[in-house]
Record summary
The RNA shown here (transfer RNA) has 72 nucleotides and comes from a Bacteroidales bacterium. It was read from a public genome assembly. Lineage of the source: Bacteria > Pseudomonadati > Bacteroidota > Bacteroidia > Bacteroidales. The prediction has a mean pLDDT of 80.
RNA sequence: GCUCGGUUCGUCUAACGGUUAGGACGGGAGAUUCUCAUUCUCCAAAUAAGAGUUCGAUUCUCUUACUGAGUA
Numbered sequence: 001g002c003u004c005g006g007u008u009c010g011u012c013u014a015a016c017g018g019u020u021a022g023g024a025c026g027g028g029a030g031a032u033u034c035u036c037a038u039u040c041u042c043c044a045a046a047u048a049a050g051a052g053u054u055c056g057a058u059u060c061u062c063u064u065a066c067u068g069a070g071u072a
Base pairs, nucleotide, nucleotide: 001071002070003069004068005067006066007065010025011024012023013022018055027043028042029041030040031039048064049063050062051061052060
């Protein structure tokens, strides 16, 4: 260089093209407890960037960035 794949809350991981993008851990607040831990309830937090197709895109297409594998 070429081919193929990946990129979603702080981390890990879901989501037939159609809801308010879900869950676990972690974080914050509260309840419980003499205190801590445990347990319970609630809250905040994400689609790599740009464009296109579509009534509607995390999902399909293209480009770019990063990353992984293969190849001479």

Rfam family: tRNA. From the family's description: Transfer RNA (tRNA) molecules are approximately 80 nucleotides in length. It is annotated as a transfer RNA.